[in-house]
Context: one part of a larger RNA
Molecule: small-subunit ribosomal RNA, 5' domain
Organism: uncultured prokaryote
């Protein structure tokens, strides 16, 4: 000088930050990933319309039916649950950092070209029967799709055994109609090429300790061939050869997430890796794959294990290292808060919905910074305290008194900015053969704030509500008296204390800091 600090005493306000370093210990409860009806069959609930019936108060109420409409529980389907959030157990190198590389993949997004024809069979929901305590099922029947499967078409495309093989899906708005359809716009779907971003892989160097660890290795090292992968490769396998690493420290053991950075220091260095940012790894413990553009998947699946819970004993359920919160451990670390208003993310054409990400608020002097606890005047140098050589000195302009001020806190007012969007109307332009829908821009109007009793502003009252802790032998700024008598005690080092202690305890006085001051721990 510094700290994610703790402890002791004390404590007025605000701003900005930070807040389980220990048990990767166990977790009650709530929330943390949904969304789309413009993919689909539909209609459990709510609201509206229509039809019928009843009551009368003659325009209302009630009941029934009807997916007709707004919508929508459950279901099929699509996209997203691989992001965001947490933790640092493992990992000394399949990590990270820097610099290169070639044998790759890529949903959504951007650009370009081209296609989107015609069919089929199912299945959930639902209905019926039925098993089970439950979790969850079984059988029979019905139905739809942007779910599934053939057929057609097939390039400057992809794959190929060089013969050939390989696609697709429709939905919504507008105009028109001879009701068959046609035109157009938007969103989709298939194939192919390119881009961007992302991800996988390879190489080199750097990146802890121990030699009281000196030898290690058999898929081991290389080759041929094959398999596998998105992709190079002993990645895997068959055969062949006998190699490969190592005192420039292999192997083994211990410790540890890495970096940008942070602290210190004149620097060189040393120490650290909290918050924030990038990468990695993990998700009760161990293993495994499925789906998918992407996972071997925190709030998905299967198996095994430990633990907890339910049970009708046959069988089931669970995973806070998400946000709060609980127990435990510990010197020690916060609210079971508000809101999606903003920023961002997912879904959706949009409105919008979801979002413990995030924005805010609450708690804590944990840190940094700022402000206040009054200002001026006031000598009779009051009283009291302490000391005294008894003359006095000191506390001390300090107080009282007098005159002012009102920051902050308090009371009651008014009050920005964070708001851009969205919606409605109109105009212009784009699209189109034209109009329209739709899209873009502009104008006008409307309109959204958790924080919030916001920030800042003015008003009112009154010095009113606001100072402590450590030290005073030397180092080291600051001295006397009393008590004690090698006792009680102090102490960072030197050392004080055995009857005149500036070193112990108290008092008066003083010194240095100040909403803090000291102690302990740790680093330079």
């Nucleotide at each position: 000088a510094u700290u994610g600090a703790a402890c002791g005493c004390u404590g007025g306000c605000g701003g900005c930050a930070g807040g389980c370093c220990u048990a990767a210990c166990a977790c009650a409860u709530g929330c943390a990933a949904g969304u789309c009806g413009a993919a689909c069959g539909g209609u459990a609930a709510c609201g509206g319309g229509a039809a019928g019936a009843a009551g009368c108060u003659u325009g209302c109420u009630u009941c029934u039916u009807u997916g007709c409409c707004g919508a929508c529980g459950a279901g099929u389907g699509g996209c997203g649950g691989a992001c965001g959030g947490g933790u640092g157990a493992g990992u000394a190198a399949u990590a990270c950092u820097u610099a290169g590389g070639a044998a790759u993949a890529u949903g959504c997004c951007u650009u370009u070209g081209u296609g989107u024809g015609g069919g089929g069979g199912a299945u959930a929901a639902c209905u019926a029967u039925u098993g089970g305590a439950a979790a969850c099922g079984a059988u029979a029947g019905c139905u739809a799709a942007u779910a599934c499967c053939g057929c057609a078409u097939a390039a400057c495309g992809u794959c190929u055994u060089c013969g050939g093989a390989c696609a697709a899906a429709g939905g919504g708005g507008g105009c028109u109609u001879u009701c068959g359809g046609g035109c157009u716009c938007c969103c989709g779907c298939g194939c192919a090429a390119a881009g961007a971003g992302u991800a996988g892989c390879c190489u080199a160097a750097g990146c802890g300790a121990g030699a009281u660890u000196a030898g290690c290795u058999u898929g081991u090292u290389g080759g041929u061939g094959a398999g596998g992968u998105a992709a190079a490769g002993g990645c895997u396998c068959a055969c062949c050869a006998a190699g490969g690493c190592g005192a420039c420290g292999a192997u083994c053991u211990c410790u540890a997430g890495c970096u940008g950075u942070u602290c210190u220091g004149a620097g060189a260095g040393g120490a650290a890796g909290a918050u924030c940012a990038g990468c990695c790894a993990c998700a009760c413990u161990g293993g495994g794959a499925c789906u998918g553009a992407g996972a071997c998947a925190c709030g998905g699946c299967c198996c095994a294990g430990a633990c907890u819970c339910c049970u009708a004993c046959g069988g089931g359920a669970g995973g806070c290292a998400g946000c709060a919160g609980u127990g435990g451990g510990g010197a020690a670390u916060a609210u079971u808060g508000c809101a999606c208003a903003a920023u961002g993310g997912g879904g959706g054409g949009a409105a919008c919905c979801c979002u413990g990400a995030u924005g805010c608020a609450g708690c804590c002097a944990u840190g940094c910074c700022g402000c206040g606890u009054g200002u001026g005047u006031g000598a009779a140098g009051a009283a009291g305290g302490c000391c005294u050589u008894c003359g006095g000195g000191u506390u001390g302009u300090a107080a009282a008194g007098c005159a002012c001020u009102u920051u902050c806190a308090g009371u009651a007012g008014g009050g920005a900015g964070g708001a851009a969007a969205g919606c409605a109307u109109a105009a212009u332009g784009g699209u189109u053969a034209c109009u329209a829908c739709c899209c873009a821009u502009u104008a006008u109007g409307u309109g959204u704030g958790a924080c919030g009793u916001u920030a800042g502003c003015a008003a009112c009252a009154g010095a009113a509500g606001a100072a402590g802790g450590a030290c005073c032998g030397g180092c080291u700024a600051a001295c006397u008296c009393c008590g004690u008598g090698c006792c009680a005690g102090c102490a960072g080092c030197c050392g004080c204390g055995g009857u005149a202690a500036u070193a112990c305890g108290g008092a008066g006085g003083g010194u240095g800091c100040g909403a803090g001051c000291g102690u302990u721990a740790a680093u330079c």